The part of an RNA shown here (small-subunit ribosomal RNA, 3' major domain) has 486 nucleotides and comes from a metagenome.
Context: one part of a larger RNA
RNA sequence: UGACGGGGGCCCGCACAAGCGGUGGAGCAUGUGGUUUAAUUCGACGCAACGCGAGGAACCUUACCAGGGUUUGACAUGCAAGUGGUACGAACCUGAAAGGGAGAGGACCCAGGUUUUGCCUGGGAGCUUGCACAGGUGUUGCAUGGCUGUCGUCAGCUCGUGUCGUGAGAUGUUGGGUUAAGUCCCAUAACGAGCGAAACCCUUGUCGCUAGUUGCUACCGGGUAAUGCCGAGGACUCUAGUGAGACUGCCGGCGUCAAACCGGAGGAAGGUGGGGAUGACGUCAAGUCAUCAUGACCCUUAUGCCCUGGGCUGGACGCAUGCUACAAUGGCCGGUACAAAGGGAAGCGAAGCCGCAAGGUGGAGCGAAGCUCUAAAAGCCGGUCCCACUUGGAAUCGGGGGCUGCAAUUCGCCCCCGUGAACCUGGAAUCGCUAGUAAUCGCGGAUCAGCAAAGCCGCGGUGAAUGUGUGCCCGAGGCUUGUACA
Numbered sequence: 001u002g003a004c005g006g007g008g009g010c011c012c013g014c015a016c017a018a019g020c021g022g023u024g025g026a027g028c029a030u031g032u033g034g035u036u037u038a039a040u041u042c043g044a045c046g047c048a049a050c051g052c053g054a055g056g057a058a059c060c061u062u063a064c065c066a067g068g069g070u071u072u073g074a075c076a077u078g079c080a081a082g083u084g085g086u087a088c089g090a091a092c093c094u095g096a097a098a099g100g101g102a103g104a105g106g107a108c109c110c111a112g113g114u115u116u117u118g119c120c121u122g123g124g125a126g127c128u129u130g131c132a133c134a135g136g137u138g139u140u141g142c143a144u145g146g147c148u149g150u151c152g153u154c155a156g157c158u159c160g161u162g163u164c165g166u167g168a169g170a171u172g173u174u175g176g177g178u179u180a181a182g183u184c185c186c187a188u189a190a191c192g193a194g195c196g197a198a199a200c201c202c203u204u205g206u207c208g209c210u211a212g213u214u215g216c217u218a219c220c221g222g223g224u225a226a227u228g229c230c231g232a233g234g235a236c237u238c239u240a241g242u243g244a245g246a247c248u249g250c251c252g253g254c255g256u257c258a259a260a261c262c263g264g265a266g267g268a269a270g271g272u273g274g275g276g277a278u279g280a281c282g283u284c285a286a287g288u289c290a291u292c293a294u295g296a297c298c299c300u301u302a303u304g305c306c307c308u309g310g311g312c313u314g315g316a317c318g319c320a321u322g323c324u325a326c327a328a329u330g331g332c333c334g335g336u337a338c339a340a341a342g343g344g345a346a347g348c349g350a351a352g353c354c355g356c357a358a359g360g361u362g363g364a365g366c367g368a369a370g371c372u373c374u375a376a377a378a379g380c381c382g383g384u385c386c387c388a389c390u391u392g393g394a395a396u397c398g399g400g401g402g403c404u405g406c407a408a409u410u411c412g413c414c415c416c417c418g419u420g421a422a423c424c425u426g427g428a429a430u431c432g433c434u435a436g437u438a439a440u441c442g443c444g445g446a447u448c449a450g451c452a453a454a455g456c457c458g459c460g461g462u463g464a465a466u467g468u469g470u471g472c473c474c475g476a477g478g479c480u481u482g483u484a485c486a
Stems, first nucleotide, its partner, number of pairs: 001486002003483003007480002010477001012475002015470002019433005026324008035314001042053002064310007073133001077132007088105001092101003108124007135299002138297003144293002146288003149284001151282001156195006162171003174187004201276004206244007216233002220231003247270001250264004326426001330385007342373003347366002352361003392423001397418007439462007
């Protein structure tokens, strides 16, 4: 100087408390351990591995296993030689395919020459052979770059000069207040400065101006069974560009005359308005050699490459993350209302028709403020069930179908009929959340032929309770103190 303390004092955080909803019990989905296996490819392991890499494992992917095949190679560059019935290559034979064999047909590109449509010369491309080499998801993340997680969006981490100390170092950065903040004020052997904090950026909340189509429809006119449907209009909504607006600016209190704090006014918004992006010096030899790059080592008729089939989906079990429930604030049936944000051309696909349905047919319109996916759901109105393992719950299994795809047996999703399991609120323990949040309800997208999505990333609808405290648990910051630790 740090680190640590079941030392002290100050302070913060959904850390506890106060509340609301879960997980832990059930069934299923997914990941993982273990086990099994020819293989169940590999990585990730407290927080910070375990719906993680994977934002799509039937083949492919694919790295694993079995079998078959191949050796200048699936791919790159260079050198040498060869090639003129050459390159390319239909039938055909063999094979599971990859590959191997045979071979009808069939005169590559550019420049020049010439006896001018045939040939010659040179170069290139292709092919064959040979040689250099390629190739490796082989090892080392404890050789590395890059990227990332984490403490933590915590308020810290440092430097120059000066001063103090023999020196390590200290001071500044401490003290008194204050803040979300090393934020600001005051004091001060310090004076300044940098990286962080804040601000600048995006979005959302209010208003003005500009603009008015594909959006909108108040007034006027026309039309209809009805509808901005048409003429028309820019008012309104909206769209998207540009401005205004919030700064403790104003008032009162309080405070050290300060910084600030408390209350109030005006205002759409008030003290960082809400949300996002943004992650200091560093820590964990944290993670990644399997995104990529890369040193060294290793393989080179194989640890490379191609293919068929299998496996990654095995099934006694443990754990993790979710979904669906256990019902009446509900289930079922009928009617009826209101979103936002996205996607669409090998695409989205309307109306109509067929089918109980999945779906089929159909093809209007739309590269989309135009057409379409698109039905929003919870809600509201009416009916029914009457507390029952039931009209709760849907697993499991049987049968029949649909779709994608070369192909759904291993191993896809969906529909219908039947079957109807566990489950009656979950022990010890444990998690999330302070407001448009939790809870609850649906919608969309990426990946993608299809889909194991109940995952992830977004969007809106309905919409709470509780706390204004810091004794305790956990984590963090500052000061101080002890230490046999570094």